Predicted 3D model of a 130-nucleotide RNA (SAM riboswitch aptamer (S box leader)) from Rubrobacter sp. The source organism's lineage runs through Bacteria, Bacillati, Actinomycetota, Rubrobacterales and Rubrobacter.
[in-house]
RNA sequence: CCCGCAUCGAGAGCGGCGGAGGGAACUGGCCCCAAGAAACCGCGGCAACCGACGGCGCGGCCUAAAGGUCGAGCCGCGAGGUGCCAAGUCCAGCAGGGCGCCGCACGUGACGCGUCCUGGGAGAUGUGGG
Numbered sequence: 001c002c003c004g005c006a007u008c009g010a011g012a013g014c015g016g017c018g019g020a021g022g023g024a025a026c027u028g029g030c031c032c033c034a035a036g037a038a039a040c041c042g043c044g045g046c047a048a049c050c051g052a053c054g055g056c057g058c059g060g061c062c063u064a065a066a067g068g069u070c071g072a073g074c075c076g077c078g079a080g081g082u083g084c085c086a087a088g089u090c091c092a093g094c095a096g097g098g099c100g101c102c103g104c105a106c107g108u109g110a111c112g113c114g115u116c117c118u119g120g121g122a123g124a125u126g127u128g129g130g
Base pairs, nucleotide, nucleotide: 001130002129003128004127005126006125007124008123013043014042015041016040021032022031023030026093027092028091029090044085045084046083049081050080051077053076054075055074056073058071059070060069061068062067089122094119095118096117097116098115099114100113101112
């Protein structure tokens, strides 16, 4: 870097250093920031993807039995490997749908706008493979 899979509305911040940006990229919003941005370092924490360990029942196999072993599952835990610690992945963009508004003499429909829902795209993190 590419491919597959899972998850992404929850949760968790202080100090040092630094000195103007930051919220992935583009566009448009909306935010954070000299009461100090990013990056980096230390400490602390969150979570439970991988996982050490423990528990529960189930299934296969072995055994005369006790029991052993393998497999997947659920629950707990949080040593170790990652990750993360403003705001929903901060929000939208593409497609479809619901409702409302504008417009009209009235009705229907289209376009447009707002809002909500679903899906997609992009991205992030983990894990397996190349």